Predicted 3D model of a 123-nucleotide RNA (c-di-AMP riboswitch aptamer (ydaO/yuaA leader)) from Sporolactobacillus shoreae.
Its mean pLDDT, the model's own confidence on a scale to 100, is 83.
The sequence was found by an Rfam model in a public genome assembly.
RNA sequence: CAUCUUAAAUCGCUUAAUUCAAAGAAGCGGGGGAACCGGUCUUCAGGGGUGAAUCCUUUUUAGGUAGGGCAACUUUCUUGCCCGAAUCCGUCAGCUAACCUCGUCAGCGUUCGGAGAGAAGAU
Numbered sequence: 001c002a003u004c005u006u007a008a009a010u011c012g013c014u015u016a017a018u019u020c021a022a023a024g025a026a027g028c029g030g031g032g033g034a035a036c037c038g039g040u041c042u043u044c045a046g047g048g049g050u051g052a053a054u055c056c057u058u059u060u061u062a063g064g065u066a067g068g069g070c071a072a073c074u075u076u077c078u079u080g081c082c083c084g085a086a087u088c089c090g091u092c093a094g095c096u097a098a099c100c101u102c103g104u105c106a107g108c109g110u111u112c113g114g115a116g117a118g119a120a121g122a123u
Stems, first nucleotide, its partner, number of pairs: 002123005011109004018026003027104006037094001046092001047089004055064003067083005073118006
């Protein structure tokens, strides 16, 4: 410089939810908690947290939507397929250094997409 390859279940995806001979630790993730700053709320229409999951309409229990995920190296554009829940605290919490404390579950299978750039590997 040229050509080719980057579809695999002992693999991959959602999620913080993985690893280590392991009463625990590391990593990742959440909550509480000063000063300064911010705030004008609370009082039963309580308030707040985790999470993408919020809001609107409707005779319907459907429709739409903020927002979120996947299409197997990364990323941009495009195309397609989906989610848009649930639950916790218990009258109480803004941010927040030190500090304190908690979780590390569960559930699935890409409709074998396309183009550009980059990266990696092989010849």

Its Rfam family is "c-di-AMP riboswitch aptamer (ydaO/yuaA leader)". Gene Ontology terms of the family: cyclic-di-AMP binding and regulation of gene expression. Rfam's curators write: This family represents a conserved RNA structure found upstream of the ydaO and yuaA genes in Bacillus subtilis and related genes in other bacteria. The ydaO/yuaA element is thought to act as a genetic 'off' switch for the ydaO and yuaA genes in its native state.